A computed fold for a 597-nucleotide part of an RNA from Actinomadura rubrobrunea, annotated as large-subunit ribosomal RNA, domain I. The coordinates come from a structure-prediction model, not an experiment, and the mean pLDDT is 82.

[in-house]
Context: one part of a larger RNA
RNA sequence: GGCGCACGGUGGAUGCCUUGGCACCAGGAGCCGAUGAAGGACGUGGGAGCCUGCGAUAAGCCUCGGGGAGUCGGCAACCAGGCUGUGAUCCGGGGAUUUCCGAAUGGGGGAACCUGGCACCCGUCAUGGGGUGUCGCCGCCGUCUGAAUGUAUAGGGCGGUUGGUGGGAACGCGGGGAAGUGAAACAUCUCAGUACCCGCAGGAAGAGAAAACAAUAGUGAUUCCGUGAGUAGUGGUGAGCGAAAGCGGAGGAGCCUAAACCGUGCACGUGUGGAUAGCCGGCAGGUGUUGCGUGUGCGGGGUUGUGGGACCACCCUGACCUAGCUGCCGAUGGGUCGAAGAGUUAUAAAGUCUCGUGAUAGCCGAACGGCUUGGGAUGGCCGACCGUAGACGGUGAGAGUCCGGUAGGUGAAAUUGCGGGGCCUCUUGGGUGUGUUCCCGAGUAGCACGGAGCCCGUGGAAUUCCGUGUGAAUCUGCCACGACCACGUGGUAAGGCUGAAUACUUCCUGGUGACCGAUAGUGGACCAGUACCGUGAGGGAAAGGUGAAAAGUGCCCCGGUGAGGGGUUGUGAAAGAGUACCUGAAACCGUGUGCCU
Numbered sequence: 001g002g003c004g005c006a007c008g009g010u011g012g013a014u015g016c017c018u019u020g021g022c023a024c025c026a027g028g029a030g031c032c033g034a035u036g037a038a039g040g041a042c043g044u045g046g047g048a049g050c051c052u053g054c055g056a057u058a059a060g061c062c063u064c065g066g067g068g069a070g071u072c073g074g075c076a077a078c079c080a081g082g083c084u085g086u087g088a089u090c091c092g093g094g095g096a097u098u099u100c101c102g103a104a105u106g107g108g109g110g111a112a113c114c115u116g117g118c119a120c121c122c123g124u125c126a127u128g129g130g131g132u133g134u135c136g137c138c139g140c141c142g143u144c145u146g147a148a149u150g151u152a153u154a155g156g157g158c159g160g161u162u163g164g165u166g167g168g169a170a171c172g173c174g175g176g177g178a179a180g181u182g183a184a185a186c187a188u189c190u191c192a193g194u195a196c197c198c199g200c201a202g203g204a205a206g207a208g209a210a211a212a213c214a215a216u217a218g219u220g221a222u223u224c225c226g227u228g229a230g231u232a233g234u235g236g237u238g239a240g241c242g243a244a245a246g247c248g249g250a251g252g253a254g255c256c257u258a259a260a261c262c263g264u265g266c267a268c269g270u271g272u273g274g275a276u277a278g279c280c281g282g283c284a285g286g287u288g289u290u291g292c293g294u295g296u297g298c299g300g301g302g303u304u305g306u307g308g309g310a311c312c313a314c315c316c317u318g319a320c321c322u323a324g325c326u327g328c329c330g331a332u333g334g335g336u337c338g339a340a341g342a343g344u345u346a347u348a349a350a351g352u353c354u355c356g357u358g359a360u361a362g363c364c365g366a367a368c369g370g371c372u373u374g375g376g377a378u379g380g381c382c383g384a385c386c387g388u389a390g391a392c393g394g395u396g397a398g399a400g401u402c403c404g405g406u407a408g409g410u411g412a413a414a415u416u417g418c419g420g421g422g423c424c425u426c427u428u429g430g431g432u433g434u435g436u437u438c439c440c441g442a443g444u445a446g447c448a449c450g451g452a453g454c455c456c457g458u459g460g461a462a463u464u465c466c467g468u469g470u471g472a473a474u475c476u477g478c479c480a481c482g483a484c485c486a487c488g489u490g491g492u493a494a495g496g497c498u499g500a501a502u503a504c505u506u507c508c509u510g511g512u513g514a515c516c517g518a519u520a521g522u523g524g525a526c527c528a529g530u531a532c533c534g535u536g537a538g539g540g541a542a543a544g545g546u547g548a549a550a551a552g553u554g555c556c557c558c559g560g561u562g563a564g565g566g567g568u569u570g571u572g573a574a575a576g577a578g579u580a581c582c583u584g585a586a587a588c589c590g591u592g593u594g595c596c597u
Stems, first nucleotide, its partner, number of pairs: 001596009015582001016545002020516002022513007029505002031167002039101003042055003046079002049075003061095006070083003106115003116135007136165003139161007171202001172200005182189001186236001212219002223250005233241002254497003257441001261300010278287002280330006305475001307440004311435001312433005318337006339428005351423010362410003368383005384401002386390001392404003446470007456482001477492005532539002552581001554568005
């Protein structure tokens, strides 16, 4: 020195564990913000720090409930001092306070800082100083003023404004919009209208009451699911892409306007011969620009496709009061009551009371003993009991009957969700007939060209949308039914609103797992988006376990009055569990010993 054996050191694998994750399900909730958010900075405790809470009223203040014995949050003890059956701490509802930054908003600024104006108040002899409130921009409303330029308009001033601004995980709608890739290369094509960027909104959004489908039979807004169907199609007919009707389900809800016509306000034009016309109709009187036309505002009317409405005529329908220049008759309009219907989610819109049922604290809640092993009984043995409760967790080892719970019951002063009802609010004519009358959404539909989107890549290419140009008709109209035409059939565009069935989960509550178990599972089980790296955008760790309980080792010795050890005791079931702490593999390093050299 090598090989082997034994015993150690080092090291932290493995086993066991889990406070943390991951995935999913159900219910709830689905926005927050100028009444200053999200997120932070700095403070705040009797005693250093960090986390948590809170905000100069600062681990808290007030009040209303719950609860019932200790308590002054955690690491985390200790000292000091308090509070508490006159009910503390703690839990929940409502309220108060809420520095500074941040959309940040008086001005500035290198966020958490600097510095003003105005009104009022405090302090000073006075100035300096302090406090409260207010002062951003945009939009909207009202009003005054007011250019080029006559009327105007732009612009400006003043007042008002709980309108906007910023944040948010996914879901939604819209505006833009790739490439790697596939096509075994690649260009049309595909990936894909995906990723990504921007804008906007809601608890959902979007869509939505047929100018729809269909096919000689019919359906009857939209949305979502299943099927139809990888079908019909499309496609360098390659790769690929890929419907619809129908059928079965979920859900179910329909409405308001524009126009014709009537009334009325305003503006402009027109009109005298004081007559026509007008003033609800007839007769008689009276009136005197009231008229007529155009535009516009408001109210009524009206909303449809077996076409509808207006106008005109006719028929039917409760009571009372009332209006027009006057009198009589008739008709019409308005109001009240009655009757009928409807309603807060579109079709108008706000509240109040009550009942029921939930949410935000809680409360009650059955039934076990002995012997035995052990440090410890929940184990073993024996004998019982409860069960609308044998889910789960904890307790010194596997506990229905020890503890918390569980099944099942029960409970709210206050705030609040949902549902029912009352008050309340709103609405109300219907029908028939005639037609040379009027209306039925215009720079629209259509067409041409250029594009896009539809299963549809320009194709015979309809239907839908956009750009440029052109440019109709009003019911004997117009559109669609896949070029186009005829017939037939279906519908009624060019205005608007609309719950539910659907999508998602930052968040709250409960639950589940042939999910992980500390190199796994979130990056993060631990004070982690931390330490650290980077100018910055950004990148981004490592690190869990004594024991049932600290019962965390008195005294002596070595040592620097160390660090760290040793001895002897003590605790403990165990100290070879001693805080470098469960188990403690291997590499690696030793000590002893056998053999070989």